The prediction has a mean pLDDT of 81. Predicted 3D model of a 71-nucleotide RNA (transfer RNA) from a Candidatus Pacearchaeota archaeon. It was read from a public genome assembly. Lineage of the source: Archaea > Nanobdellati > Candidatus Pacearchaeota. Rfam family: tRNA. The family's RNA type in Rfam is transfer RNA.
[in-house]
RNA sequence: GCGCCGGUGGUAAAGUGGCAUUAUCCAAGCUUCCCAAGCUUGUGUCCCGGGUUCGAUUCCCGGUCGGCGCA
Numbered sequence: 001g002c003g004c005c006g007g008u009g010g011u012a013a014a015g016u017g018g019c020a021u022u023a024u025c026c027a028a029g030c031u032u033c034c035c036a037a038g039c040u041u042g043u044g045u046c047c048c049g050g051g052u053u054c055g056a057u058u059c060c061c062g063g064u065c066g067g068c069g070c071a
Base pairs, nucleotide, nucleotide: 001070002069003068004067005066006065007064010024011023012022013021018054026042027041028040029039030038047063048062049061050060051059
C1' cells in the first nucleotide's frame, strides 16, 4: 500500500429500516442483628462526517481506530 472483519452505557454482548435490549457495574429502597445473597426501582449507550429515506444503530460513500491476511 491492497483486501476482509469489527467499533452499541463503566464492562461483555444481542439487535439490523419504525420508542435501542440483556447481563453486569453504579445509586436508592425492601429483606437481615451485621455482611453476603436475593427482590424492586432508577441513571447513563449506537466511533466520526456526508448521502438515501416520511423515518437510519441498521442501507450507501468517505474517514478514523482495532484485528487478520497478502505484498